[in-house]
RNA sequence: GCAUCAGUAGUAUAGCGGUAGAAUACUCGCCUUCCAAGAUACUUGAGAAAGCGAGUGGCCUGGGUUCAACUCCCGGCUGAUGCA
Numbered sequence: 001g002c003a004u005c006a007g008u009a010g011u012a013u014a015g016c017g018g019u020a021g022a023a024u025a026c027u028c029g030c031c032u033u034c035c036a037a038g039a040u041a042c043u044u045g046a047g048a049a050a051g052c053g054a055g056u057g058g059c060c061u062g063g064g065u066u067c068a069a070c071u072c073c074c075g076g077c078u079g080a081u082g083c084a
Stems, first nucleotide, its partner, number of pairs: 001083007010024002013021001018067001025056006032049003035045004060076005
């Protein structure tokens, strides 16, 4: 330099013209346990953990086609692979 593939939430991913999904993470609530303190079979919470529920957050970028684009087309950027 050329070709192919990929880019979707903090992370790793599904979806591929008609409402962008699940997991994990994060936040909040409930409950249980642990721990700590006290006025000790109770109460409270510097805190920790498991479970359940709710919520937050995303289509790499600029154009084009279309009633409608994450999806199709063109350019750009980034990464991977192959060839030279």

Transfer RNA from Rhizophagus sp. MUCL 43196, 84 nucleotides, folded computationally. Rfam family: tRNA. The family's RNA type in Rfam is transfer RNA. Gene Ontology term of the family: triplet codon-amino acid adaptor activity. Its mean pLDDT, the model's own confidence on a scale to 100, is 81.